[in-house]
Molecule: SAM-I/IV (S-adenosyl methionine) riboswitch aptamer
Organism: Actinomycetes bacterium
RNA sequence: ACACUGCAUUGCGAGCGGCCUCCGGGCCCGGCAACCUGGGCGAACGCCCCAAGGUGCCAACCAACGUCGGUGGUACGCGACGCUGGGAUGUGGUCGAGUGAUCGACAACAAAGGCGUUCCU
Numbered sequence: 001a002c003a004c005u006g007c008a009u010u011g012c013g014a015g016c017g018g019c020c021u022c023c024g025g026g027c028c029c030g031g032c033a034a035c036c037u038g039g040g041c042g043a044a045c046g047c048c049c050c051a052a053g054g055u056g057c058c059a060a061c062c063a064a065c066g067u068c069g070g071u072g073g074u075a076c077g078c079g080a081c082g083c084u085g086g087g088a089u090g091u092g093g094u095c096g097a098g099u100g101a102u103c104g105a106c107a108a109c110a111a112a113g114g115c116g117u118u119c120c121u
Base pairs, nucleotide, nucleotide: 006091007090008089009088010087015029017028018027019026020025030058031057032056035054036053037052038050039049040048042119043118044117045116046115047114061086062085063084065082066081067080068079069078093106094105095104096103097102
């Protein structure tokens, strides 16, 4: 780097910006979001806060089935919820060593300025 696979989410929010394009996308500017890392208690865990490091995103995920609703009678379409499948995103980064498993080092300088349980002093 690629392929396969496990787990979690599929909620909210943010430009239907500008330039280029081989039309796949790329770059620039501006934003959004707590998924990973990090910061916020002496320690661990959980929750919460913070857009700092790393991703991601910025009109709208898609489909089947079931239940309910709605409509003039039925069915489909439609809306809500549930479930399943697919798709999407995440499961820190950089550098060095090592065949590899892995190990070591470094930056996270902004913002925020917690709560609970257990333990230690």